[in-house]
This is a predicted structure of a 72-nucleotide RNA (transfer RNA) from a Bacteroidia bacterium.
Its Rfam family is "tRNA".
Its mean pLDDT, the model's own confidence on a scale to 100, is 81.
RNAcentral holds the sequence, with entries from ENA.
């Protein structure tokens, strides 16, 4: 080239076409303590990118982009 998988919080994962996109870990804050940690309580944080089909897209399609794997 070509084919296949595959892309969500910092990372690890979740989410029949329908709720305000959830958790766990970081992380910042409060509480506790002599000071740390550890517990609890609270905060901020994400659908790669454009298009398309839907009343309605993280989900389906295309096409780029990245990132794994075949392939001669």
């Nucleotide at each position: 080239g070509c084919c296949g998988c595959u892309g969500u919080a910092g990372u690890u994962c979740a989410a029949u076409g329908g709720a305000u996109a959830g958790a766990a870990u970081a992380g910042g804050g409060g509480u506790u303590u002599c000071c740390g940690g550890a517990g609890c309580c609270c905060c901020g944080g994400a659908u790669g990118u454009a298009g398309g089909u839907u009343c309605g897209a993280u989900u389906c399609c295309u096409a780029c982009c990245g990132g794994c794997g075949g392939u001669a």